[in-house]
Order: sequence, then structure tokens, then C1' cells
RNA sequence: AGUCUGUUUCAGGGCGAGGUGUGAUUCCUCACUGGCGGUAUAGUCCGCGACCCGUCUGAUAAGGCGGCUGAAUGGGUGAAACUCCCAUACCAACGGUAUAGUCCGGAUGAAAGAAACAGCGG
Repeated sequence: AGUCUGUUUCAGGGCGAGGUGUGAUUCCUCACUGGCGGUAUAGUCCGCGACCCGUCUGAUAAGGCGGCUGAAUGGGUGAAACUCCCAUACCAACGGUAUAGUCCGGAUGAAAGAAACAGCGG
């Protein structure tokens, strides 16, 4: 150097204007947002997390295993880009409420993972 173990900290953004209506940040027109790792820089490629479902363990809290899991094309540059540039599209769990990616809630939660420190080891 690398590997392994532990501790601590961090780890999701966005409704502004107009219209209809008794009532909508939920409908309609425009607007706005984009977790983590990989790869030529990615919401739409590959993989992961979250949410949700099943099952097992457990008194509970919680944990193991399995499942589910949205959406992009065309052109340009280049050695290389579904990642950059140009154009035009598209997508976004569950519960609540006038139908919600943007409001409220589970959540002062959990977590992919990131960083720092300590130890082990050689």
C1' cells in the first nucleotide's frame, strides 16, 4: 500500500402565476425538483437503497430470507458519451385531503453509501 474490525458524523429536492369550482399548492395551462455506487460528467444505461407485499425468528422493539420496484429518442463533437452540447419527450411508493413527484403524515425514522478517527495486520 492493501485487507479486515470498530466508533463517530453526514447522508432528498421541488407549486410561483393564471383558470374552473362551495371547496383543489391535488383538476386544466404554464412553472419547478432529481438519493447512492459504476461507467466520458446519467432522474430515463447497469446495479443498489427507500416505499410496498409475503414468509420465518422474536414477548416487543427489531432482524433474516424472498418478491415487487417508474421513465429517451433523434442529431452533433470525440479515441471513447443512451452520461457532454442542441432539440423534442417521458417518469416519480404508501396513508390523508376535491384526484398530489412538489402540501400534511409514518419520518427528530430507516438506509444505499460518503468522510474522519481508532485498532488489527504486514
FMN riboswitch aptamer (RFN element), 122 nucleotides, folded computationally. Model confidence (mean pLDDT): 82 of 100.